[in-house]
RNA sequence: GCCGACGAAGCUCAUCCGGUAGAGCGACUGUAUCGUAAACAGUAGGUAGUCGGUUCGAUUCCGACCGUCGGCU
Numbered sequence: 001g002c003c004g005a006c007g008a009a010g011c012u013c014a015u016c017c018g019g020u021a022g023a024g025c026g027a028c029u030g031u032a033u034c035g036u037a038a039a040c041a042g043u044a045g046g047u048a049g050u051c052g053g054u055u056c057g058a059u060u061c062c063g064a065c066c067g068u069c070g071g072c073u
Stems, first nucleotide, its partner, number of pairs: 001072007010025004019056001027043005049065005
């Protein structure tokens, strides 16, 4: 230099064909206990890497760039 895959909550990941983004773990609060943990109930947390394009409407489709990983020379 060229090619490919992936970027979504603090972490690991769903969301096959476009229609107002979820789970598990973690965090916090409460119940319970002499107390702690486990358990149970609840709450908060993401404008989906960035910028554009298509569309009435984009996490989803298209392009460029950024980052990570892999391959080729």